[in-house]
The prediction has a mean pLDDT of 88. A computed fold for a 91-nucleotide RNA from a Gammaproteobacteria bacterium, annotated as c-di-GMP-I riboswitch aptamer. The sequence was found by an Rfam model in a public genome assembly. It matches the Rfam family "c-di-GMP-I riboswitch aptamer". Its family is annotated with cyclic-di-GMP binding in the Gene Ontology. Taxonomically the source falls in Gammaproteobacteria (Bacteria, Pseudomonadati, Pseudomonadota).
RNA sequence: GGCCGGCAUGGGCAAACCCGCCGAAAGUCGGGGACGCAAAGCGACCGGUCUACCGCUGCUGCGAGGCGGCCAUGACGGCGGCGCUGCCAGC
Numbered sequence: 001g002g003c004c005g006g007c008a009u010g011g012g013c014a015a016a017c018c019c020g021c022c023g024a025a026a027g028u029c030g031g032g033g034a035c036g037c038a039a040a041g042c043g044a045c046c047g048g049u050c051u052a053c054c055g056c057u058g059c060u061g062c063g064a065g066g067c068g069g070c071c072a073u074g075a076c077g078g079c080g081g082c083g084c085u086g087c088c089a090g091c
Stems, first nucleotide, its partner, number of pairs: 002091002005088002012037002017032004022027001035078001041084003045081003048076003055070006
């Protein structure tokens, strides 16, 4: 340096749920907590999924408004792909 996977050693991360902040929401963040993860480290580049404030639109209504459809510039990296980086055993 490469391959391989986590047998061994020492570790790492942290699902659901609960509490709190932020957000229209999806969801982020912090604390608790562990379902799991050999990249469950980093990155929204390509798909996919989620949400719909604003916007467009339909119905309804005297009106204010209410209900629905579409919509990403928002979100998800623990959905897949891809890119970058990393520990250790063995060969």